[in-house]
RNA sequence: UGAAUAUUGGGGUAAACUUAUCGAAAGGUAAGGACACAAAGCCAUGGGUCUAAGGAUGCAACUGCAUCUAUGAUUGCCAGGUUGCCUGU
Numbered sequence: 001u002g003a004a005u006a007u008u009g010g011g012g013u014a015a016a017c018u019u020a021u022c023g024a025a026a027g028g029u030a031a032g033g034a035c036a037c038a039a040a041g042c043c044a045u046g047g048g049u050c051u052a053a054g055g056a057u058g059c060a061a062c063u064g065c066a067u068c069u070a071u072g073a074u075u076g077c078c079a080g081g082u083u084g085c086c087u088g089u
Stems, first nucleotide, its partner, number of pairs: 004089003012037002017032006035076001041082003045079003048074003054069006
């Protein structure tokens, strides 16, 4: 230095939920709050899942309903890439 594995100490992140706010929605952000996590750090590259503004089609004529579709979202869904803390073997 790299890989594997286990553990100690000091720590780290923050689910659901609540409030505020952004967004068409999914969801995001902030504060509170802790379900859990050894990468639950980062990246939307592959797959999965969620949403359907806009678009397309159909029905209707109440200006509405239904179906399809990400360019939207999810890294705490899985993989991949990449960067890391500490004590041992």
c-di-GMP-I riboswitch aptamer from Propionispora sp. 2/2-37, 89 nucleotides, folded computationally. The sequence is in RNAcentral, with records from Rfam and Ribocentre. RNAcentral records the identical sequence in 2 taxa. Model confidence (mean pLDDT): 84 of 100.